[in-house]
The RNA shown here (Bacterial RNase P class A) has 370 nucleotides and comes from a Spirochaetaceae bacterium. It was read from a public genome assembly, where an Rfam model found it. Lineage of the source: Bacteria > Spirochaetota > Spirochaetia > Spirochaetales > Spirochaetaceae.
């Protein structure tokens, strides 16, 4: 210098002016007005996980249902994060994994193919028999068609065909046998907290894949959600039908049994209201330093104060500057346009998705120079 890989950060700046919302102070009987501070995000989003908080439930038994899934650690918790292991990809930095079990059982394996799981003879190879040819020294050799049988070495199909290479063997073949290699299992030794790794030895010679198919194993899981829940104020008009009051309507937990509460419940017609306040923002909070730890993170100390709307505030215009694009140019500049994705609604921790442009750092490969 070129190509790449990973992580972090910013995502217009400043000022003026008009407007909007909370809060504080002031004025006013009140409506309201004045002054001042503050006023969206890294994702506020999707609402997919995990919690806090609130209300309800919380004898027991049975049956369902959902989630997680290598190991160790972190965390309030998690489907998150960190480190490592194993498998796959890349020359490499690094990336990807929906990563328990397929000798508990059931099931499935499209198309193609003869055959898709304790397999399979389509072509081929080999043996025997019948028939028809050819040759000849008349006993055989050889070719074709059909039938019976052997064979998984070769061809062919496929994502996958029941280990690979070489040899022995055989009518032809085959782990049938042998050597080496790969894989699986048992035992022994060593390393690691562990997943697992390394080495030795023996064995039958070899056992396909799918569990995001049912299923099995281990662990975890009460329900509903801020329209939770509570306080205050205000309005109205009743009528009819059905069921039920220890022969129990109805409600509570996913279902059943059971248990608990229990005097009202359901439907139709008609009428009324739809306001205010609390919850509400200080919370597993942020920043800096230091210590422990590879890291995620944790301990300690100091500092900081940071939106709370409820038809739902956070916007418009102007000026200077920055960046980008276009046009003009007397190359000094000038003019115009644009500045992504998006926008709080009880609050946190994550994940996922969207995002113009830009900055910083670590590392890798290639080429050249010293």
């Nucleotide at each position: 210098c070129g190509a790449g890989c990973c992580g972090g950060c910013c995502g217009g700046a400043c000022g003026g002016u008009c407007g909007c919302g909370u809060c504080a102070g002031g004025a006013g009987a009140g409506a309201u007005c004045c002054u001042g501070c503050c006023g969206a995000g890294g994702a506020a989003a999707g609402u997919c996980c995990g919690g806090g908080c609130u209300c309800c439930a919380c004898a027991g038994g049975g049956c369902a249902g959902g989630g997680u899934g290598g190991u160790g650690g972190g965390c309030a918790a998690c489907a998150c994060c960190c480190a490592c292991c194993c498998g796959g990809g890349g020359u490499g930095a690094c990336c990807c994994g929906c990563g328990g079990g397929a000798c508990a059982g059931u099931g499935c394996c499209a198309c193609a193919g003869a055959g898709a799981a304790c397999a399979g003879a389509c072509c081929g190879c080999c043996g025997g028999g019948a028939c028809c040819g050819u040759c000849c020294u008349c006993g055989g050799a050889u070719g074709g068609u059909c039938c019976c049988g052997g064979u998984a070495a070769g061809g062919g199909u496929g994502a996958a065909a029941c280990g690979g290479u070489g040899g022995u063997g055989u009518a032809a073949g085959a782990g049938a046998c042998c050597a080496c290699c790969a894989g699986c299992g048992g035992c022994c030794g060593g390393g690691g907290u562990g997943a697992c790794c390394c080495g030795g030895u023996c064995g039958g010679c070899u056992c396909g894949g799918c569990a995001a198919a049912c299923c099995c194993c281990a662990c975890c899981c009460g329900g509903a959600g801020c329209a939770a829940g509570g306080u205050c104020a205000g309005a109205c008009a009743g009528g009819g039908a059905g069921c039920g009051u220890u022969c129990g309507a109805g409600g509570g937990u996913g279902c059943c049994c059971g248990c608990c509460c229990g005097a009202g419940c359901u439907c139709c017609c008609g009428g009324g209201u739809a306001g205010a306040c609390c919850g509400c923002u200080u919370g597993a909070g942020g920043c800096u330093g230091u210590c422990g730890g590879c890291a995620a993170c944790g301990g300690c100390a100091g500092c900081c104060g940071u939106a709370g709307a409820u038809g739902g505030a956070u916007g418009g215009c102007c000026g200077u500057c920055c960046g980008u694009g276009c046009g003009c140019u007397c190359c000094g500049g000038c003019g115009c346009a644009c500045g992504a994705c998006a926008g709080a609604a009880c609050c946190c921790g994550g994940c996922u998705u969207a995002c113009a442009g830009g900055c910083c750092g670590a590392c890798u490969c290639g080429u050249c120079c010293g």